RNA sequence: AGAGUUUGAUCCUGGCUCAGGACGAACGCUGGCGGCGUGCUUAAUACAUGCAAGUCGAACGGAGACAUUAGCAAUAAUGUUUUAGUGGCGAACGGGUGAGUAACGCGUUGGUGACCUGCCCCGAAGCGGGGGAUACCAGUUCGAAAGGACUGCUAAUACCCCAUGAAGUCAAAUGGAUUAGAAGCCAUAUGACAAAAGGAGAAAUUCGCUUUGGGAGGGGCCUGCGUCCCAUCAGCUAGUUGGUAGGGUAAAAGCCUACCAAGGCUAUGACGGGUAGGGGACCUGAGAGGGUGGCCCCCCACACUGGAACUGAAACACGGUCCAGACACCUACGGGUGGCAGCAGUCGAGAAUUUUUCUCAAUGGGGGAAACCCUGAAGGAGCGACGCCGCGUGGGGGAUGAAUGGCUUCGGCCCGUAAACCCCUGUCAUUUGCGAUCAAACCUUACGACCUAACACGUCGUAAGUUGAUAGUAGCGGAAGAGGAAGGGACGGCUAACUCUGUGCCAGCAGCCGCGGUAAUACAGAGGUCCCAAGCGUUGUUCGGAUUCACUGGGCGUAAAGGGUGCGUAGGCGGUCGGGUAAGUCUGACGUGAAAUCUUCAAGCUCAACUUGGAAACUGCGUCGGAUACUAUUCGGCUAGAGGAAUGGAGGGGAGACUGGAAUACUUGGUGUAGCAGUGAAAUGCGUAGAUAUCAAGUGGAACACCAGUGGCGAAGGCGAGUCUCUGGACAUUUCCUGACGCUGAGGCACGAAAGCCAGGGGAGCAAACGGGAUUAGAUACCCCGGUAGUCCUGGCCCUAAACGGUGCGCAUUUGCUGUAAGAGGAAUCGACCCCUCUUGUGGCGAAGCUAACGCGUUAAAUGCGCCGCCUGGGAAGUACGGCCGCAAGGUUAAAACUCAAAGAAAUUGACGGGGGCCUGCACAAGCGGUGGAGUAUGUGGCUUAAUUCGAUGCAACGCGAAGAACCUUACCUGGCCUUGACAUGCAUAUAGUAGAAGCCUGAAAGGGUGACGAGGUAGCAAUACCAGUAUGCACAGGUGCUGCAUGGCUGUCGUCAGCUCGUGUCGUGAGAUGUUGGGUUAAGUCCCGCAACGAGCGCAACCCCUGUGUCCUGUUGCCACCCGGCCGAGAGGCUGGAGCACUCUGGACAGACUGCCUCGCUUCAACGAGGAGGAAGGUGGGGAUGACGUCAAGUCAGUAUGGCCCUUACGGCCAGGGCUGCACACGUACUACAAUGCCCGGCACAGAGGGAAGCAAGACCGUCAGGUGGAGCAAAUCCCAUAAAACCGGGCCCAGUUCGGAUUGUCGUCUGCAACUCGACGGCAUGAAGCUGGAAUCGCUAGUAAUGGCGCAUCAGCUACGGCGCCGUGAAUACGUUCCCAGGCCUUGUACACACCGCCCGUCACAUCAUGAAAGCCGGUUGUACCCGAAGUCGCCCCUUAAAAGGUGCCGAAGGUAUGGCUGGUGAUUGGGAUGAAGUCGUAACAAGGUAGCCGUAGGGGAACCUGCGGCUG
Repeated sequence: AGAGUUUGAUCCUGGCUCAGGACGAACGCUGGCGGCGUGCUUAAUACAUGCAAGUCGAACGGAGACAUUAGCAAUAAUGUUUUAGUGGCGAACGGGUGAGUAACGCGUUGGUGACCUGCCCCGAAGCGGGGGAUACCAGUUCGAAAGGACUGCUAAUACCCCAUGAAGUCAAAUGGAUUAGAAGCCAUAUGACAAAAGGAGAAAUUCGCUUUGGGAGGGGCCUGCGUCCCAUCAGCUAGUUGGUAGGGUAAAAGCCUACCAAGGCUAUGACGGGUAGGGGACCUGAGAGGGUGGCCCCCCACACUGGAACUGAAACACGGUCCAGACACCUACGGGUGGCAGCAGUCGAGAAUUUUUCUCAAUGGGGGAAACCCUGAAGGAGCGACGCCGCGUGGGGGAUGAAUGGCUUCGGCCCGUAAACCCCUGUCAUUUGCGAUCAAACCUUACGACCUAACACGUCGUAAGUUGAUAGUAGCGGAAGAGGAAGGGACGGCUAACUCUGUGCCAGCAGCCGCGGUAAUACAGAGGUCCCAAGCGUUGUUCGGAUUCACUGGGCGUAAAGGGUGCGUAGGCGGUCGGGUAAGUCUGACGUGAAAUCUUCAAGCUCAACUUGGAAACUGCGUCGGAUACUAUUCGGCUAGAGGAAUGGAGGGGAGACUGGAAUACUUGGUGUAGCAGUGAAAUGCGUAGAUAUCAAGUGGAACACCAGUGGCGAAGGCGAGUCUCUGGACAUUUCCUGACGCUGAGGCACGAAAGCCAGGGGAGCAAACGGGAUUAGAUACCCCGGUAGUCCUGGCCCUAAACGGUGCGCAUUUGCUGUAAGAGGAAUCGACCCCUCUUGUGGCGAAGCUAACGCGUUAAAUGCGCCGCCUGGGAAGUACGGCCGCAAGGUUAAAACUCAAAGAAAUUGACGGGGGCCUGCACAAGCGGUGGAGUAUGUGGCUUAAUUCGAUGCAACGCGAAGAACCUUACCUGGCCUUGACAUGCAUAUAGUAGAAGCCUGAAAGGGUGACGAGGUAGCAAUACCAGUAUGCACAGGUGCUGCAUGGCUGUCGUCAGCUCGUGUCGUGAGAUGUUGGGUUAAGUCCCGCAACGAGCGCAACCCCUGUGUCCUGUUGCCACCCGGCCGAGAGGCUGGAGCACUCUGGACAGACUGCCUCGCUUCAACGAGGAGGAAGGUGGGGAUGACGUCAAGUCAGUAUGGCCCUUACGGCCAGGGCUGCACACGUACUACAAUGCCCGGCACAGAGGGAAGCAAGACCGUCAGGUGGAGCAAAUCCCAUAAAACCGGGCCCAGUUCGGAUUGUCGUCUGCAACUCGACGGCAUGAAGCUGGAAUCGCUAGUAAUGGCGCAUCAGCUACGGCGCCGUGAAUACGUUCCCAGGCCUUGUACACACCGCCCGUCACAUCAUGAAAGCCGGUUGUACCCGAAGUCGCCCCUUAAAAGGUGCCGAAGGUAUGGCUGGUGAUUGGGAUGAAGUCGUAACAAGGUAGCCGUAGGGGAACCUGCGGCUG
C1' cells in the first nucleotide's frame, strides 16, 4: 500500500466482498508447564445455608465464673475474667449494581458578598450548684410465635433546672473597607438569649466534656461552555414568567402559600417520542474522525416496587423505622416474618462466565488508653488456554537415499537426514534434599538518656525476644531417563501452498467471483505442500481499508443529483480612505487540566508480560499583560458597485375595446346529372326525395396564409391579422444627483403549457369516449366513415410536464475568427448605403484549460469568490403510513421489511436492422431444358420384424459412407460350439512315436472323438542343452462396445468470396484506431492518385498441368506425299513389299500475348476503359490443380490411430440358416415415356478416351438370341474389347392409348458361381399396366455452354449401373437491365444485441414461498385530563397535660377505582400491491425507422403488455 466482482474487450461512475487490528466473548477440533491479568454482557429474575459492623468494663448499675485475703463456715472485701442491658462512638465509610436519568446528571471553568462540617490540628475561655426518672432485674399477665402490657427497685459521661459568659447568636444603630452591587465583611457600643461530665492513676498528670476563633479535609447550592437519534414531534407553558408579603432551609431561589401583573420558551429546534448512567479512558485510524464505557480510578443514581419521615455532623439510610403493593415463608388462622444489585453458593434464563476455600501475616478501616476485638475491604490460594507473555516437546552425526505409503512418462521421483542406528544434553514435568524475601511496628524484658524526691510512671533511644494465611510455595542442589509433552486450518483467483482416487448439477462446497452434468488442483478421501502453533479455525460485534457523508477530503450537461420561474423575510457574504475600540485573531506569563493509562528515559522480578520512579504529554478552560495586518464594531469621508434623472429608438412583452379578409361548414335560391367520397385495395357513408361540381346571397364560430429569419420580446410558462387606450421591462447616449443603499435567499408570497374540475355562455372545424367498415389467427389498435365531452369566452379551482440548454443566481479574470438583431460614434457622401470602432442581445467554429469520454470553450462544463437547492448501489418506490393542500382527479412531504451483485454513463470492435449508399454473383430478369403428375430404379423417413446392423438429418443428410449385401462381406437375429482363445509377446512346467497326418465315426457345419503312417534345426565326439512344435497354467490377447462434447488426422461449408493480419511509427487514459478509409479503376486489398503513415506476411494474380498456333528435334508398333516393286481390277483405284520421315501423329524443347502499337475518353504525361490494326489466339484466350485468418463443440472413435470408461467360459472367437432386399404410406435423386423435330425397317459415314494375363480374345463354326465350341494374336501407338450412336439416304406408320409407351405377368432358355427359393443379370416367345406434357411450388444452365447422342473405365465370380468417374459427336436461344427475391463484399448510421435477431425483452393470468400495507375488531404497554377514595408521614389547628406522648381534625398525599383522550406494540376473517421461483398460459409493448419513431404530463378506454386525444421534448 491494495485486491476481486458489471463488459466480447475498454474507461468511468457505483455498490457488494476480501486481506489488518481489537474483544469481559461463544462454538468446533486439539491440549505439556509457568508468570501476570481476567471471568453472569442475558432475568435490577427468585433465593436455601454460612459469613460480610461492630467495639468500648478506663461512662454506668447489675449478673455469672475464678482467684486471693479475713473467717470454722455462712459470708464479706479485693482482684481477674466473661458479659445481657443503659450510655458513647461507629453503623452515611468500605463493598455491590447500572434499573432510572438527555439532567447542572457528568466533564471542564468560575462563583458562594447565599452556606454547613462529627472525629483531626492550632488557639482562647470554662467545667459551680441542684433535681427527677428509666432499662437491666423481680413479680403479675396476654400471645402458637414474633412480640408485648402492668406494678415495683436502681446507676451513669443518659435526661432536666439554676448560676456564670471571653467568644457566640439575635434585635435595632453608628462608622469603615472592598465592590457592578452590601441584610450578610470588619470595627464600636447597648439589650436579650444560651454551657458543661466525668473516667483512669497513689499522685503528677492524662483522656474526655462545654462555649468559641482559625485550619485541614469533606460536602451543599449557583454558573459559562460541552454532552445521542427522530421535524412523518411545530408550537409549548397557570406555579407557568415576574413582583409584593409570609413561610421554609445550613444556605440563594416559586422551594412553598396568598395576592397582583401577563408574562416565559421556541427553527441557534422549545414541547413530544426513542435510546442511554457520565467522565478519565479503551479499540481502531497517518490524522481528522468513528465505535465503546467490562477490569482500574473519579462522580452520579439505586438497594424487592412505590411513598414517607425519624435519628444524626452528615441519610430521607443496601445488611434502620413506618405505610401501601407484589412475591415467598411460618402459623394454633387470631397473626407474624423476609428482602444476596455484599462474599461464596442454588434454581432459572442463556451461546456463555468460577470455590458454599485460607488469613487478618501485610495494606487500610471501625471501636478502645492499650492489649486487643471486628473487617467475604484486602492479602492469598482454587477453577476456566478467556487474554497477554515466557519455556518445552530435544541436539549433533547418519545414504543400502531402507521399508510402508503416494505419484509415475515405468526410467524413476516424493516423503527424506526424515526414520532406524551411533554420540550427546538435561530446560519443563517426575522424584528426592535444603529452603526464602515480603517483618517493621505495637507489645514484653534489659540497658541508657530525659523527667522526677524516685532505681515508680511516662517519653525517647539501643539491644534481645515475639508475630507469615500464601507455603514446605518460589528458589537452589541431587537422581533417572529422549525418556511424559503437537495440533489446527488451508492449498481455483483474491492468497502462501498440487497431485491421485471416488462421485457425476447427485452428494456436497462457497467470504466475493463461483465450483459439481464421467478425465473436478473448487465436493469426499489420501499422499504431498503451505501458514500458524499450545493452540488453530468458525461465528458475532466494532474500527480500518471506505476520499462509500468527503472539516482535513466528493459531487450534480449525459452516470444518483439544479428547486418549473420570479419577488422577497430571517440568515450567510459584502466596494474604497481614515480614526477609535480590541470581541474574533496572534503572542507572553500565571492558575488549572486528579491519579492511573499513552509516549519516553531509567529501574525491579533470570527475559518478557507485569510492576516502580522521573520526564514529557493531556492539543482544553480561566485570569492578567501585549500586538492591531485581517474580520467585527463605531465615527467621519469617497464614487469605480447599486440606484435615480434627462434624451432616444427597437420589440408577436401584458390587459381591454373595436375592426378586417381568406378558408371550412351550414342555410336559401339558380344551373346541372349520376355519381361523390375514401383506400395499399376496399367497404361502411353521402346521392335520382337531385348529391359531388358550379353561381349568387346569407348565418356562425374558430384560427390569423404570405411577411417569417439558429430573427424579436418576456423571469419562466409563453407571445404572431389590423387600429386605439392603459401598462411592465430591457438597451443606448449624457455623466447631472444619492452615497454601499449591494449579492444570494431556508421558510413565505406571486406566476405557472396541456389535460382535468365547478358555474354560466358558445359550438364552424378538429376530436378522447362511443358506433360502424376494413385489416388480421385475433385487432378492445394502426387505415376509413361518422361522432360526444373537450378545444373557444367569462368567473373560480387545479399546480403538474422531456416545465430541457436535461447546465441555479450574482460578480470578476482568461487568445480568437465569423454571421445576425438593436443602438451610438467616426470617416466619407449632396444625402444615404457600403466601411471602421464601441455596447447590448442572439448563433456557428475553435486556443489554452477542463472532462471518464462525448464534448464545453468570454452566452464555459475554464479559473476564482459568495449564497441557495439537491445526490450517496439497483429494485421495492416517488409507493405505504402520518401530516398539509384540493370539490374531485390528485399534488406535496416521504420511509421500511424483503430482494439482487449488480443497476448505470461514455466510447470501442463486431453482429444485426421490415436503416442508407456503392458493388458483385445464373441472384432476379431475358431464354433453353427439367423436377413436382405416370411407371420403374435407387436412397431416406415411417411402419413391421427374432433381426430388418450402424452412421449421415436445412442449405452443407437422403444414386450419401457403399468404386458393386445370394454365401462371404456382416458389424444384426436364431441356433450349435470354443475359452490363453482366429492373431502377438513373455514366463513356468510337461513332452519322442513329438510335429504333421491319409483315413474312419458323429454332426447342418463348426466342433468333438479316433487315428495307420510319421519328421526337423543349432551346438557338441557323445550324453545332453537350446530352438521349433504340442499340452497345461499365468501374464495377457480380443471388442464395428460407449464417448467425434476428451482427441490426432482427414473432410464438408461460407467461398475461389476478396479478404485476414503483422512490424515500426503516429493518434487515443484505454479497449482500439491509423495503415486496410477517401477519389478513380479492376475479376481481385488489381492497379493509380491522395493521405501520419512507411513497409511486410497469408490470400488475389503469376509460376504448374491440359487445350488452341508455329518452329526445331525424334521416327516404331505411328504416317504413306513423292520414288521403286508385287497382286487384284476394264478403268478409277484398292491391297501389299521396299525405300522414306515431307505430311498427319507421338512427346520433348522453344517461340508466341505484353494493353506492346494507333485513336478516343477520363480533373491527371496515371491507373484504367472503349474502338482499331496485326495475329492461330486480345485484354486473367478456354479448362484444371490450387481453398487465406477463421465460422459451424459441422462430420467421422464404423477406415486407421488414440485418452478415459466398460466386457473377459463373453459385449471375445468359430459355424449353419435367416436378415440388411421385409410394405397401408410420405419425401429426395434418377431413368423411361407420353410421341410425327417421332417410331419402325433397310442402307450408309465420322470419334475420343480408356481397359486387358486366374485377362482381353480375333477369324472360323453352332444357336433366332443371350451365348457356346474353339483358340490366332496381345503384358499392347503393333493384338483384342470395338460395329460408335445421333446425323445422313430410302421405305413404312398418319394422330390412335396407336407400329407411341414399355410396367406387370406367364413360359422357355443362357451365363457366373459350392449355391441364383428368400435374393442375380441377360435372352427368346407371349402378355401390353399407368401415362396424351403434369397444381401450388421448384431446379440447372451465359458457348463448344445448355440440350441431345453414343463410347469407355473403376468396384466386380456374377450383378440390381438407369448410379459414379471420364471421353468424343451434333450443337442452340437469351441477357433491356439491377426496382424486386436470395447470397456476398466495402463504407456509413442506429442499437437496451455479444450464445450476437433463431438476439433481447414487457405486462396480465395460473401455481408455490416470503416480507409488508389496509381492515370490522380483539388484546396489551405507556401517558394525559377530570372526578372518587385516601395509608404512613411532615406541617397547621383543636383537645388534654407539669411536660411529652396519646387522641381528634385540616391541607398535601402513594397505591387503588370510574370516565375519557393521545402515543405505541401484538393479533385479525378478508383484501391490496410487491419480491422471488423449473423449459406454465396469452399476446409482442420496448431495443433497428422494432415494423404506427419513442418518451413526459394529463384524460378516457381496453384480458394484458398497451391504444387514443391534447400540449410538450429529441434522449